[in-house]
Context: one part of a larger RNA
RNA sequence: GAUACUGGCGGCAUGCUUAACACAUGCAAGUCAAAUGGGAAGUGGUGUUUCCAGUGGCAGAUGGGUGAGUAACGCAUAAAAACUUGCCCUUAGGAGGGGAAUAACAGUUGGAAACCGCUGCUAAUACCUCAUAGGCUGAGAAGCAAAAGGAGGAAUCCACCCAAGGAGGGGCUCUCAUCUUAUUAGCUAGUUGGUGGGGGAAUAGCUUACCAAAAUGAUGAUCAGUAGCUAGUCCGAGAGGAUAAUUAGCCACACUGGGACUGAGACACAGCCCAGACUCCCACAAAAGGUAGCAGUGGGGAAUUUUUUAUGAUGGGUGAAAGCCUGAUAGAGGAAUGCCGUAUGGAGGUAGAAGGCCUACAGGUCAUGAACUUCUUUUCCCAGAGAAGAAACAAUGAUGAUAUUUGGGGAAUAGGCAUUAGCUAACUCUAUGCUAGCAUCCAUGGUAAUACAGAGGAUACAAGUGUUAUUC
Repeated sequence: GAUACUGGCGGCAUGCUUAACACAUGCAAGUCAAAUGGGAAGUGGUGUUUCCAGUGGCAGAUGGGUGAGUAACGCAUAAAAACUUGCCCUUAGGAGGGGAAUAACAGUUGGAAACCGCUGCUAAUACCUCAUAGGCUGAGAAGCAAAAGGAGGAAUCCACCCAAGGAGGGGCUCUCAUCUUAUUAGCUAGUUGGUGGGGGAAUAGCUUACCAAAAUGAUGAUCAGUAGCUAGUCCGAGAGGAUAAUUAGCCACACUGGGACUGAGACACAGCCCAGACUCCCACAAAAGGUAGCAGUGGGGAAUUUUUUAUGAUGGGUGAAAGCCUGAUAGAGGAAUGCCGUAUGGAGGUAGAAGGCCUACAGGUCAUGAACUUCUUUUCCCAGAGAAGAAACAAUGAUGAUAUUUGGGGAAUAGGCAUUAGCUAACUCUAUGCUAGCAUCCAUGGUAAUACAGAGGAUACAAGUGUUAUUC
């Protein structure tokens, strides 16, 4: 972990270990009109305002999931040089002149649809060009590279460009270390090194032409099998063994295989292209899809939850801001799955009551247990008050009409499971008669069974208790 029987409450955690099997439906990444030209709503008109599809900017490379692959510089540890870095911080400068388009829109063609073609018009913080440059290249001469505006009455604020430094991030290299098998002993051909060319942010056989023949291996190469790695977690006095759920760091993957584009960053889970399998659609020309995001369905399985609430808090994206978005996150729901706390009453009460069981028939025991008397109200029911968490003057609370608290009521709502021959705490009777059965082991049962079944008693643990699986 599961399962059988049983089950009062609360807090905190945890929850597909199997099919990286297939997925209906909804949601999970948007935002900006203070970049920009339009269209619409609204108004008697102007102004203000609101909405919409485009162009444009930033984000979408984060957050979230999974562990298939990987025995590897993948991870862990300790270092190092030949690099890069959007947003953020610090510093020093700059932002001059000119131009051509294009979507939207209007007209129109094709198509079942998805969508798409042609003609015409137009804007920009979109694009191009000239100038300038404490930067780059070069031995030098010299050559090369930039910018954009917006809001406001204004002050000013926010954006933009080049350069230097920082912070944080990323790429690369390397010492050491990292499971099993020798019934795997040789293995490698861009392979090992050099020169020239190419390429890259950077080092580099990264790639290519030529040249040399080398590199690695019993200190286990290569092949094969298995496996994400670690901090940690469990057991143990320790040595050590096992493990990698939750949480945190790194890596890899996103239906399967391949590829590049954009960009500071991807060869990109909810982006693009090609091929394949599958599903769906079709007017047979074609088109659409990818839950290992959150819920949920089928299937597999011993086995794992709601198609829930809120952006109130924390964090993220965008925006000047108001705000918008956020299945991240915070919560609630369900599950004794685990840990912890707590209750199921307390005190008194012998005629040692009825009843059960045993009996040597005297009695013993269940047993102060019950009844009865009295007390209390954790819980429970009813009725009021009612938060903190908000940091930030005010406002803003999903949780929640919760926690907590006041009053009233009445012992009221609450005990099981296994064992009882020995190991091992706890014993008698009845029935059965090598039968029925029990059982981890030893064993037991053959007519006086403390071992099977039932009853009464007892023992252990307790909202759990047994069994089973796994680890030490």
A computed fold for a 472-nucleotide part of an RNA from Adansonia madagascariensis, annotated as small-subunit ribosomal RNA, 5' domain. The organism belongs to Adansonia, within Eukaryota. Its Rfam family is "Bacterial small subunit ribosomal RNA". Rfam links the family to the GO terms structural constituent of ribosome and ribosome.